[in-house]
RNA sequence: CGGACGGGUGAGUAAUGUCUGGGAAACUGCCCGGUGGAGGGGGAUAACUACUGGAAACUUAUGCUAAUACCGCAUACACUCUACGGAGAAAAGCAGGGGAUCUUCGGACCUUGCGCUAUUAGAUAAGCCUGCGUGGGAUUAGCUGGUUGGUGAGGUAAAGGCUCACCAAGGCGACGAUCUCUAGCUGGUCUGAGAGGAUGAUCAGCCACACUGGAACUGAGACACGGUCCAGACUCCUACGGGAGGCAGCAGUGGGGAAUAUUGCACAAUGGGCGCAAGCCUGAUGCAGCCAUGCCGCGUGUGUGAAGAAGGCUUUCGGGUUGUAAAGCACUUUCAGUUGGGAGGAAAAGUUAUAGUUUAAUAAACUAUAGCCCUGACGUUACCAACAGAAGAAGCACCGGCUAACUCCGUGCCAGCAGCCGCGGUAAUACGGAGGGUGCAAGCGUUGUUCGGAAUUACUGGGCGUAAAGCGCGCGUAGGUGGUUUGUUAAGUUGGAUGUGAAAGCCCAGGGCUCAACCUUGGAACUGCACCCAAAACUGGCAGACUAGAGUACAGCAGAGGAUAGUGGAAUUUCAGGUGUAGCGGUGAAAUGCGUAGAUAUCUGAAGGAACAUCAGUGGCGAAGGCGACUGUCUGGGCUGAUACUGACACUGAGGUGCGAAAGCGUGGGGAGCAAACGGGAUUAGAUACCCCGGUAGUCCACGCCGUAAACGAUGUCUACUAGCCGUUGGGGGACUUGAUCCCUUAGUGGCGCAGCUAACGCACUAAGUAGACCGCCUGGGGAGUACGGUCGCAAGAUUAAAACUCAAAUGAAUUGACGGGGGCCCGCACAAGCGGUGGAGCAUGUGGUUUAAUUCGACGCAACGCGAAGAACCUUACCUACUCUUGACAUCCAGAGAACUCGCUAGAGAUAGCUUGGUGCCUUCGGGAACUCUGUGACAGGUGCUGCAUGGCUGUCGUCAGCUCGUGUUGUGAAAUGUUGGGUUAAGUCCCGUAACGAGCGCAACCCUUGUCCUUAUUUGCCAGCACUUCGGGUGGGAACUCUAAGGAGACUGCCGGUGAUAAACCGGAGGAAGGUGGGGACGACGUCAAGUCAUCAUGGCCCUUACGACCAGGGCUACACACGUGCUACAAUGGAGCGUACAGAGGGUUGCCAAGCCGCAAGGUGGAGCUAAUCCCCGAAAAACGCUUCGAAGUCCGGAUUGGAGUCUGCAACUCGACUCCAUGAAGUCGGAAUCGCUAGUAAUCGCGAAUCAGAAUGUCGCGGUGAAUACGUUCCCGGGCCUUGUACACACCGCCCGUCACACCAUGGGAGUGGAUAACACCCGAAGUCGGUGGGGUAACCGCAAGGAGCCAGCCGCCGAAGGUGGGAUAGAUGAUUGGGGUGAAGUCGUAACAAGGUAGCCGUAUCGGAAGGUGCGGCUG
Repeated sequence: CGGACGGGUGAGUAAUGUCUGGGAAACUGCCCGGUGGAGGGGGAUAACUACUGGAAACUUAUGCUAAUACCGCAUACACUCUACGGAGAAAAGCAGGGGAUCUUCGGACCUUGCGCUAUUAGAUAAGCCUGCGUGGGAUUAGCUGGUUGGUGAGGUAAAGGCUCACCAAGGCGACGAUCUCUAGCUGGUCUGAGAGGAUGAUCAGCCACACUGGAACUGAGACACGGUCCAGACUCCUACGGGAGGCAGCAGUGGGGAAUAUUGCACAAUGGGCGCAAGCCUGAUGCAGCCAUGCCGCGUGUGUGAAGAAGGCUUUCGGGUUGUAAAGCACUUUCAGUUGGGAGGAAAAGUUAUAGUUUAAUAAACUAUAGCCCUGACGUUACCAACAGAAGAAGCACCGGCUAACUCCGUGCCAGCAGCCGCGGUAAUACGGAGGGUGCAAGCGUUGUUCGGAAUUACUGGGCGUAAAGCGCGCGUAGGUGGUUUGUUAAGUUGGAUGUGAAAGCCCAGGGCUCAACCUUGGAACUGCACCCAAAACUGGCAGACUAGAGUACAGCAGAGGAUAGUGGAAUUUCAGGUGUAGCGGUGAAAUGCGUAGAUAUCUGAAGGAACAUCAGUGGCGAAGGCGACUGUCUGGGCUGAUACUGACACUGAGGUGCGAAAGCGUGGGGAGCAAACGGGAUUAGAUACCCCGGUAGUCCACGCCGUAAACGAUGUCUACUAGCCGUUGGGGGACUUGAUCCCUUAGUGGCGCAGCUAACGCACUAAGUAGACCGCCUGGGGAGUACGGUCGCAAGAUUAAAACUCAAAUGAAUUGACGGGGGCCCGCACAAGCGGUGGAGCAUGUGGUUUAAUUCGACGCAACGCGAAGAACCUUACCUACUCUUGACAUCCAGAGAACUCGCUAGAGAUAGCUUGGUGCCUUCGGGAACUCUGUGACAGGUGCUGCAUGGCUGUCGUCAGCUCGUGUUGUGAAAUGUUGGGUUAAGUCCCGUAACGAGCGCAACCCUUGUCCUUAUUUGCCAGCACUUCGGGUGGGAACUCUAAGGAGACUGCCGGUGAUAAACCGGAGGAAGGUGGGGACGACGUCAAGUCAUCAUGGCCCUUACGACCAGGGCUACACACGUGCUACAAUGGAGCGUACAGAGGGUUGCCAAGCCGCAAGGUGGAGCUAAUCCCCGAAAAACGCUUCGAAGUCCGGAUUGGAGUCUGCAACUCGACUCCAUGAAGUCGGAAUCGCUAGUAAUCGCGAAUCAGAAUGUCGCGGUGAAUACGUUCCCGGGCCUUGUACACACCGCCCGUCACACCAUGGGAGUGGAUAACACCCGAAGUCGGUGGGGUAACCGCAAGGAGCCAGCCGCCGAAGGUGGGAUAGAUGAUUGGGGUGAAGUCGUAACAAGGUAGCCGUAUCGGAAGGUGCGGCUG
């Protein structure tokens, strides 16, 4: 002299900071310029020496010494102070050289360099002041006592309440003070088209900090990271007495954490400090190490190569794909490897020589040139060459859509995936694996964060009728905005110029590393701030003028405008009296209630309270709430007219203030009616409701609160402009024909409508149009208009107003459907009118249930249940038990053998097994082949196993209902609409008319079959009028007329007439006709619905079984039986039963068949055998009801026939389980059927029999056939189903929908909470370290003064002010936690009800009050959503 630089960090700090621009009152070591000086003295002290104490840190004390260390004196150009007289204050030498001169030979002296001193100017650096900018919170609105200012003093380098004394009472704040939370600021960085938004790592500028807090010292600079003192916490040492420490320097350690490196090399370069220099120091810095952390570049090979290899995956089994990919062949060698070479980063400095500058000078110093010498951490550098060989070098994510990229297997709402939508419940491109593919690539993907997209906070650049959003309405403060004109000013504004806006970065143009990243040069930019000049249109300021905005005066007009006092009539109720008698009242129906103690009804009178009928009107008035009898008084506003006046006086309006329905509250009145709560009666499963009977607050008045409503036009106020038409209220003007007139205008109030706007609906001069001014409000749904805090209130509560958490929606308008205990029109055996049944009995049959070894399976509202099944004794048969078989009962292929096949015996329940007999066939090109059987092998067969929710096909149903659609056009942003709606009409979307529609298709109808009439043709097996024969039978000849048969035709079309209708379509009536308005019946079933039915008719994907879930066989079961239901049969009797007699069909079937005559049997049947492959014969007869006669006589019967016993017949291998029929005997229930329910409109119902399919046998079922043959329909109110139009909707798996609240359970976050424990910042008081400052008796003291004593000054001590930490106290703030408590949210299947959506079954909703398990109910007022 330097440690105040450099290096680190961001705790604090919302301003003592920072950014940008200004400013004055001031300091600045080293550096540069200038002007002066540098004379002469003095006293100490460290090191060192010798000791003391101490464990140590350290320390006491003795002695010696130097200085550019320290102190006086002299001098003072400038400097400071000044009373202008004067006073004060400095310094230091060291090194080199030297010609004279001097010398005590040391030098003096001179000179050069470095240094010193005073002062000035500059530069640099720091300090101070100031304008603008620089986070969130108002659930922080008032803050402030040195506080704001002044005077004086002190203090500082310097202005200043910076500090102090005195005086005044100020200062800041809605343009956000104070408080609180968070935060270092900037250049920049990321993003973005920009405006913005987010951010402040690296680099650079500023600030702050250095264990925490306080303090000063030194110094040019610090209140000091590696200095000092004190207090505190912590760590360490200790001999317990006392000490030491501060990595937010570089490395490194521990801890924490998802996570972040080496205790490296060097001062070679750049820079810093000191030094004259050499040099020393420098974890600044330069390098290296670690890390794919980022950016950039490079490599992992290149070419050729089809047998499209193998393998993998897949397959429709043909193939496809991996894929020229690999292998193979031919090349190359970057990078990595080995070896060798090899720049640049180095220029200085030093030294020598020469020249110059300087000097007295050839010293020294500096400059220039030349030579020499020397300096590299990196470094085995970059770079170059040689060598060898494709050699050493590819992963990650994804493949449902967004989003580029697809298949198989596994799994089976499991495991799992997921950014959003969502995927997974047996065929998953979505999970897991694989193959393949796509995208990036030494990386890839995930997670987190920021911006973008997001016009989703909208300045650029949004909105508020119904989606979130107009304050309930006025008045008005601040603020914002503001008419015409003149002058001026220059704040805003515009132009120019100057300064500044650090560098880096970004951008542009060059340059350097092989390129790039990177580095570098220049430019531009930095949109800003300040100052100066100019302009004067616009905005503002100032001054003047104007009248179109606004207001005042005058004359009129209308009005439920407001306040107050009085008056009136009608009605309800009550009371009194009269008349009068048994009910009144009330409801869907009732009851409670009132009434013989006289109600209700009626008449008279009285009392009292509340409200004001008619007029009355999308009429009036008011700012809104709101206002309605009449009169008086007081009073506000509006409109019109014509003149005069003022001269921008205006608009809006944060805060503020006033008014403000109903309910409610307080005090005092009043109380007729009505009426929350409450009581009773009903209704109901319940009914805390709807309905009824009562009834209290309240409703009314006065005074005072409350301050909210669907306070709505869900539409803020003001101004201007923008087609029309029609009403209505108030005023004014004009015209004439003087009127219930017309025209113009103005202020309101309504309806429609153009442009325009709107998501649409809609709005449209009363805007939701076009513009301007100002205010309020919104930003997904829920949580929540809630909690906490504040304000207001007597309370109820109002106002202001979040968050956690949770969801992927919530919402608006419109569309198409569906639905409605919405409306209109219409149809149907839908109801009604009738007839007959079912439900009761017995039996048959099907189903459920139960049972069982099995009672196989399917069908389940209508549209399952006499259904699949047109026929279960075995078979069928699928089920059960037992015995068997395993390439199989059935199909194809291969190999071998054999004709196929078959007689007989034995065993067995049989399948089957064993033995055995007969038999050698057909075709042949002579090789063999075809069919069949057996054995063997494997492919395979087989499955009535599962899935009808994987399917095809078929079927049912709405429904034989009249509908369902399309093309083109048009309308709409669109979904969609129109057509298809409307007026008529029909069985019909049938037809006509109208019509932005015009046409068309599938359905309807018709065409088809059958039946009803006639004709033609045909004539056997059918027929027989006339003729003939006859055994009297159409039997025969014959006939073709008739019936019939079966082919073809005719006929019926609203064609004709009248009426109605619109002159239409059509309807009504009539004629004719066999038939008349689709003549009767059938077949025929649109688009679609029901995941309707069927994997068991058949077919079929997938799955499953494979010595069995396949196949064969015997027996059993499908036939069970406390019971329940469906469908039928037979009955209950006299319209009948029984007996006798007598008639009349149709349609079918028949050779494994129908079966005649005759005979037998009581009969079922047997026997018999004619006829018939059918208009011939047979079933088949007398069809039965019907008709005639007789009997029975109202009874469990001469009804009824179940059940049971006996005896038989038939079929069939076989009637036990388990057939049908016959005869004899037996003779049950049942005397017309509860609630309920079914069918039928004419040859129908009812009743009677006949036939057929299936079938060996076995119908009361089914499908057909004919006989006899009714009643009723006023009509569409109601029940059911359907069609069209319209309306509402919170439904769209579509009302079997949706959905609300309590309660119970689980989980989550949150509010309250007696409190509890810490934290933070203030305040008050106590204590008060270090330290500065001030004071100070005594004590100590080298330099100066003094002859000395002593003094000046200084030091320690003591005292005082301030003062950190600490202590105490009462409050404040935020967070944590807390027994318990409140609501909230979420959760596949819980409980109770049914509040809302349709007229949601009491219209809903809003405010308020009250009540109730709950949704909610009720009262009062309001709204229409």